[in-house]
RNA sequence: UAUGUUUAAUGGCUGAAUUCCGUAAGGAAGCGGGGGACCCACUUUUUUGGGGCGAAUUCCGAAAGGAUAGGAUAACUCUUUCAAUCCGAGCCCAUCAGCUAACCUCGUAGGUGUUGAAAGAGGAGGC
Numbered sequence: 001u002a003u004g005u006u007u008a009a010u011g012g013c014u015g016a017a018u019u020c021c022g023u024a025a026g027g028a029a030g031c032g033g034g035g036g037a038c039c040c041a042c043u044u045u046u047u048u049g050g051g052g053c054g055a056a057u058u059c060c061g062a063a064a065g066g067a068u069a070g071g072a073u074a075a076c077u078c079u080u081u082c083a084a085u086c087c088g089a090g091c092c093c094a095u096c097a098g099c100u101a102a103c104c105u106c107g108u109a110g111g112u113g114u115u116g117a118a119a120g121a122g123g124a125g126g127c
Stems, first nucleotide, its partner, number of pairs: 012112003018029004030108006040098001049096001050093004058067003070087004076122008
């Protein structure tokens, strides 16, 4: 000097997944999901089941894999553009669910160390 591993702190990225109170169990607020009327919409449910969360859908291929809708990329925040890199999974309900006010109900994890440039708006700080 470079690389790898472990621990701690700080502040980041993805994501709804944060903050406060409490000795603890747990409880609130915030954020997010589902169910659920009139009206409206759909008439097509049929194991060819149907539906939900999520960016993660679709096509080709015997397979391996290749494309693709779409999604992510941090050093003040947001938006847009160009380029580059990466992802393009999985899980759940249980025969059942369109929208949907009141109302009912559930979650608040996990993973990780992804990048540069230009423009605009706002904010902070300095002079």
Predicted 3D model of a 127-nucleotide RNA (c-di-AMP riboswitch aptamer (ydaO/yuaA leader)). It matches the Rfam family "c-di-AMP riboswitch aptamer (ydaO/yuaA leader)". The literature on the family includes a 2004 paper in Proc Natl Acad Sci U S A by Barrick et al., "New RNA motifs suggest an expanded scope for riboswitches in bacterial genetic control". Gene Ontology terms of the family: cyclic-di-AMP binding and regulation of gene expression. The coordinates come from a structure-prediction model, not an experiment, and the mean pLDDT is 80. The model forms 92% of the base pairs in the Rfam consensus.